[in-house]
Molecule: TPP riboswitch aptamer (THI element)
RNA sequence: CGAUAUCUUUAGGGGUGCCCGUCAGGGCUGAGAUUAUACCCUUUGAACCUGAACCGGAUCAUACCGGCGGAGGGACAAAGAUUUGCCGGCCGG
Repeated sequence: CGAUAUCUUUAGGGGUGCCCGUCAGGGCUGAGAUUAUACCCUUUGAACCUGAACCGGAUCAUACCGGCGGAGGGACAAAGAUUUGCCGGCCGG
């Protein structure tokens, strides 16, 4: 000097499904599935939405996995701290 990464604060965006059960509740995947300031994401944007009552493969079942997707949209964030890196100077070998 200052990227990336991590953390903090503030602001903003997002989802909440499937199965069993009368309900309460329980099981599955996942960061998050009871709208919880919890979880995730903020253009370096697959957080999330449309396509989609889509296609293929699994599953008790599912928006479970993959394709779709070098498709289209999407909050056009800010400040601080730490670390790494780069440059320069000095000392020693």